Bacterial RNase P class A from a Gaiellaceae bacterium, 348 nucleotides, folded computationally.
Formats: sequence, structure tokens, C1' cells
RNA sequence: GCAGGCCGGGUGACCGCGAGCUCUUCGGAGCCCGAGGAAAGUCCGGACACCACAGGGCAGGACGCUGGGGAAACCCCAGGCGGCGAAAGCCGACGGAAAGUGGAACAGAAAGCAGACCGCCCGCGGGGCGUUUCCGGAAGCUCCGCAGGUAAGGGUGAAACGGUGGGGUAAGAGCCCACCAGCGUCGCGGUGACGCGGCGGCUCGUCAAACCCCGUCCGGUGCAAGGUGAAGCAGAUCCCGCUGACGCGGCCCGCCGAGGGAUCGGGUACACCGCUCGAGCCAGCCGGCAACGACUGGCCUAGAGGGAUGGUCACCCUCGACAGAAUCCGGCUUACAGGCCUGCUACC
Repeated sequence: GCAGGCCGGGUGACCGCGAGCUCUUCGGAGCCCGAGGAAAGUCCGGACACCACAGGGCAGGACGCUGGGGAAACCCCAGGCGGCGAAAGCCGACGGAAAGUGGAACAGAAAGCAGACCGCCCGCGGGGCGUUUCCGGAAGCUCCGCAGGUAAGGGUGAAACGGUGGGGUAAGAGCCCACCAGCGUCGCGGUGACGCGGCGGCUCGUCAAACCCCGUCCGGUGCAAGGUGAAGCAGAUCCCGCUGACGCGGCCCGCCGAGGGAUCGGGUACACCGCUCGAGCCAGCCGGCAACGACUGGCCUAGAGGGAUGGUCACCCUCGACAGAAUCCGGCUUACAGGCCUGCUACC
């Protein structure tokens, strides 16, 4: 430095609060239990309950390498590929751009069936220089103009129609060759993603967390779900409805079948169930690289509803963080004083 796991003040006394059991003279007494690794955010996935019999299509949404695990998942494990790092290791929405539509600011000559600013080169025309005096001419050098060639070099950019080197050429160019990258094809290895090797013709890319295409999955509402008992009250007006209302999240189909809705007014807001035994926890052992699974044994570990889990004292230590259940479970993410353990990497 990297990865993984664990702890999260301890003991005792007293007082207080909530649940359960027992006793009770109904006042209470005794015994026993009483927050977390995140109980949090409510971001995913379920169980459960109700809503037609939970149905079909469209629309919409989520996800997206491979294999495995798991009830499922924006979950976990192992692997592949890509990126980062010296390494241990970390990160990745990681299907499709040869179906179509579309985007690429600024800069730049040119950004989509690309283009020629500087430069380089051939040709033509003109000017200048052009070996010791003058004149003329040629080679050569140089400048300007015109017409072309080029995409090597410079320059712009996130990105410029493969990269490096050699040959070739007037200068150049996959124009030719070698290697590399990419594409196609064949063989081998692997369950697979993919890897390795041979051959071929030389070859434009980027964006799909843009629309879209392909594949898989998804009905809605959430325990104030929902059910039972008890108490109380007063209706009025309007609208829709068996020509099918209301309901089944949006639309269409389909289903059901008699009440439904709005405004005003009146009453109640009590008790019980759901409620915590469950994809449960711990230990051993077996299978598996692992996630996880099988077997055996043991354990019961909050359940409120004006909503409990707190305080005081004593002693000790490393002086104690983030934070507190509300139907339950599996994940993810975020917060966290301090400390412990294990494995690995690098340097000395």
C1' cells in the first nucleotide's frame, strides 16, 4: 500500500419504562426478556393482503459479456474482454452502428457518399542571377502567374478514410513488401464469453445513459394492506346507471353485475386479529475454487399504538463514533471515534 472479516465500552447495585408467564387482598408482587451493523435512505427485488377468475393486445418501463448461485433482483460468486496501477489489486449499463432516422459545439481547407491552407512535385508562360572585358544561348538556381498531381510532412481538433519500417515514384499513395491492428474464413482448445495458430483480399471511423432494432422480464395499491367485534348518528340536494354504471393503474378488448359519485350536514375514532417461527439463528460435518447447497444436533432472540429500551452510583480500561425497530425478509447505497485479526504486494 491492497483485499477480506470482526468488535463497537465492561462488571455490579439501585430506581424507572414496555412485552410475556405465574400469583393476587385488584393496590400490586415475583420470574424472565427487551434495538443495529447499519434498525437509516426508501433505491432495487420478493413474501403476504386486497382489487375481475389477476386475463389478452397496444402503449410504457426496467435490464443487457459468459457460466453458476439464489424465491427474485439495479444481488452474489467464478471467469472473459477493455481501462488504470510498478505490483497486490481496483473500475466498467460490457447486446446491435454491413435495418433505418439523426448528432458531432469550437477550431480547422475539409467532420460524412470528405477535403487541399501551408508545403512537396511535373508542365507551360514571364522576370532576375548566371565563372576574371562585351554580346548571345544552354544547363542550373530563384521569384511570380496559370493549369494539374499529391495526401508522405506541418497546422486544427475528442476524432482527419489503418500504424511503423523499407522499396518505389517527378513528388507521393496498400502502389508493392515485412511486422502489428482490424475484417473474412478455416483448424485447434474451452460448457461458454473468448483465446491461439494458419490462410485470404488489402481495409474508413465515432455516438444507441440519441431515436431505434434484438432478447429477457414487468397488472395496480401497500399493514393507515386487510379482517372481526362493539358503540354512536339524521338526513338534505344534485348527477350517472341493466341501452351495463362503479370496479379491474393509462387506451382497446374481455370480465363482473346493482348500485355508484359530488356538495353540505350528523356520528365515531374503542377492543381484538394481522404481529412476528422465519427463504430464521448457532455449532459440527460433507459437496463445491467460490457464491451456495445437503445432513445432524441445539436455540427462540423486541412487538408498541400518547408509541418501551432510560438514569444514578462505584470500580476498571484503550474514555466510547454513527445512530435507534413499527408487517416481515433478501440486497444495494450512505454515515461511523477507536480498536483487533487474517492473507497478499512493494521497498529497506
It is recorded under the gene name rnpB. It matches the Rfam family "Bacterial RNase P class A". Its family is annotated with dimeric ribonuclease P complex, ribonuclease P activity and tRNA processing in the Gene Ontology. The RNAcentral record of the sequence draws on ENA. Lineage of the source: Bacteria > Bacillati > Thermoleophilia > Gaiellales > Gaiellaceae.